[in-house]
A computed fold for a 265-nucleotide part of an RNA from an uncultured Sphingobacteriia bacterium, annotated as large-subunit ribosomal RNA, domain VI.
Context: one part of a larger RNA
RNA sequence: CGUUGGAAUAUUGAAGAGCUCUGACACUAGUACGAGAGGACCGUGUUGGACGAACCUCUAGUGUACCUGUUGUGACGCCAGUUGCAUCGCAGGGUAGCUAUGUUCGGAAUGGAUAAGCACUGAAAGCAUCUAAGUGCGAAGCCAUCUCUAAGAUGAGUAUUCCAUGGAAGUAAUUCCUGAAGGGUCGUAGAAGAUUACUACGUUGAUAGGCUAUAGGUGGAAGUGCAGUGAUGUAUGGAGCCAAGUAGUACUAAUUACCCGACAG
Numbered sequence: 001c002g003u004u005g006g007a008a009u010a011u012u013g014a015a016g017a018g019c020u021c022u023g024a025c026a027c028u029a030g031u032a033c034g035a036g037a038g039g040a041c042c043g044u045g046u047u048g049g050a051c052g053a054a055c056c057u058c059u060a061g062u063g064u065a066c067c068u069g070u071u072g073u074g075a076c077g078c079c080a081g082u083u084g085c086a087u088c089g090c091a092g093g094g095u096a097g098c099u100a101u102g103u104u105c106g107g108a109a110u111g112g113a114u115a116a117g118c119a120c121u122g123a124a125a126g127c128a129u130c131u132a133a134g135u136g137c138g139a140a141g142c143c144a145u146c147u148c149u150a151a152g153a154u155g156a157g158u159a160u161u162c163c164a165u166g167g168a169a170g171u172a173a174u175u176c177c178u179g180a181a182g183g184g185u186c187g188u189a190g191a192a193g194a195u196u197a198c199u200a201c202g203u204u205g206a207u208a209g210g211c212u213a214u215a216g217g218u219g220g221a222a223g224u225g226c227a228g229u230g231a232u233g234u235a236u237g238g239a240g241c242c243a244a245g246u247a248g249u250a251c252u253a254a255u256u257a258c259c260c261g262a263c264a265g
Stems, first nucleotide, its partner, number of pairs: 001152001005163007015149004021049007033038001051106005059100004066093005071086006110144003117137004166177004182260004186202005207253003210249005216242003223236005
């Protein structure tokens, strides 16, 4: 821009894409078959491999915004306590998120038309013949069934609901005013994201931050007391500190406002 008034929500599915894999074991059954050796079809169940999807409860990794220990050196006047730099200085752990090596799930079943093939009825050709007319079965293959995209499918579909048929000037063309439903700008954000888009929210508010509580992490803070000559230990005290998690709470910021959007047949 189109879809022939403008919108919101929910949809149909033309068409396209994806998937389609496979082993072993057990039962049937040491049965049918076979002199024996050996050893099934059909059917049923269990468990794997590779591949794919989703997810983070468990396991494992990362986690330069969390906690602790510690070396050298500088600073805060000194002690104590902190802090800068040294690959995040080094080391031990680790929340959320993101991940696989982890967890769960998937390729199941069914129908239709068929291939090779097997048949029925059956003439040409009094017989015979699956074929010439006619009819049936038959594959991991084909078409559906399953998953995803999908009305720019210009053949532009369908359903429901909402808004509008104004005012003034002018003979008229036309001009001006008003600005519906709805949308946008803007702002607070996001398991959404390069930008855009998408999603949630904007005081009639829990959208983010803060605060409180809590999950979880680290692992016993500082100060003080006590014991020890001292290094240090111990009590106060599962302490102190804490990022992205969860819940509550308007304290802070989402203010005010502006723009687009209607007269066709």